[in-house]
Context: one part of a larger RNA
Molecule: large-subunit ribosomal RNA, domain IV
Organism: Symmachiella dynata
């Protein structure tokens, strides 16, 4: 020196990323319990007192013929320690914010949350040989079910609510016209020739057979016409203006499909920025109310609340205490030194 335990004056988070760790708390009984609240809770909230043996009177239970054995108390008086739940087991508590409602679930071996699931919402799709899913098929599954069903997608208890936008993609209805494939074909055209003609070089050329063209007949889609955002998404800019300044209800003007509504806002979102003003502290880049100037919030890619609930994260406090100020001693096991 290290490890695992134990005790420390005085102080009391001053350590530190951070009370990590330790430390206090603790079991029954009794009394007592606040804000909020879905009325269930919060709640062992908090906070306080008692806890041992004797005596002595006394209530009630089980059992039993009875005596007695036992089991729950209640009064009252006395003993003895520093200390009666004597050892062990065995909640620290309070304010406050955030993010998930909730119990669940989950990276078997670095991650247990704010991630996943969740009950509840919501859109689509499916008349049943059902849509979907496996399978090449028979088949199976859904489902021995039948729209109060089942499948897909999303959203997350509950409360309040969910705005505007169909121009762009999807998706769904139309079906006049446009365009269109394969196939179909009228024709026209080339090869090829029996035959004819002929200055004898060739030239025309009927059926067949054959090579590509081919008007024109061809559906779906696409164009187009509509619908639809709890469907993918998307929700401006410039200039002026009120009798102090400022600000700007208001007014011009550009461009969009439509310009961000309720709400929330320096946010788990704020660059600038430790933004400014309050609070909390002696002193406070954090947290907390607020402001609003949103670099770059916003409504089921949900928005804002929310009791209760979390090994979840922030920021004050009481309680405690080797975390510290600043170490030291004891155990015991190491290393280490002799044999």
């Nucleotide at each position: 020196c290290g490890c695992u335990g134990g005790u420390u004056a005085a102080g009391g988070a001053a350590c530190u990323c951070u009370g990590c760790a330790a430390a206090a708390u603790g079991g029954c009984c009794c009394c007592g319990u606040a804000a909020g609240u879905u009325c269930g809770c919060g709640a062992u909230a908090a906070g306080g007192g008692g806890u041992g043996c004797c005596c002595u009177c006394u209530g009630g239970g089980g059992u039993u013929c009875a005596c007695g054995c036992u089991c729950c108390g209640g009064g009252g008086g006395g003993c003895c320690a520093c200390a009666g739940a004597a050892a062990a087991u065995u909640g620290g508590c309070u304010c406050u914010g955030g993010c998930g409602a909730c119990u669940g679930u989950u990276u078997a071996c670095u991650a247990a949350a704010a991630a996943c699931a969740c009950a509840g919402g919501a859109c689509u799709c499916u008349g049943c040989g059902a849509a979907c899913u496996c399978g090449u098929a028979a088949g199976a599954g859904g489902a021995a079910g039948u729209a109060u069903a089942g499948a897909g997608u999303u959203u997350g208890a509950c409360g309040c609510c969910u705005g505007c936008u169909c121009g762009g993609u999807g998706c769904c209805g139309g079906u006049a016209g446009g365009u269109u494939a394969a196939g179909g074909a009228a024709g026209a055209g080339g090869g090829u020739u029996a035959g004819g003609c002929u200055u004898a070089g060739g030239c025309c050329g009927a059926a067949g057979c054959u090579c590509g063209c081919g008007a024109c007949c061809g559906a779906a889609g696409c164009c187009c016409c509509g619908g639809u955002a709890a469907a993918c998404g998307g929700c401006g800019g410039c200039c002026g203006u009120a009798a102090c300044u400022a600000u700007g209800a208001c007014g011009g003007u550009c461009c969009u499909a439509a310009g961000g509504u309720a709400g929330c806002g320096a946010a788990g979102u704020u660059c600038c920025u430790u933004g400014u003003c309050g609070g909390g502290u002696a002193a406070g880049u954090u947290c907390c109310g607020a402001c609003c100037u949103g670099c770059a919030u916003g409504a089921a890619u949900g928005g804002c609340g929310u009791a209760a609930c979390g090994a979840c994260u922030g920021g004050a406090g009481c309680a405690c205490u080797g975390u510290c100020u600043c170490a030291a001693c004891c155990a015991g096991c190491g290393a280490c030194c002799c044999g």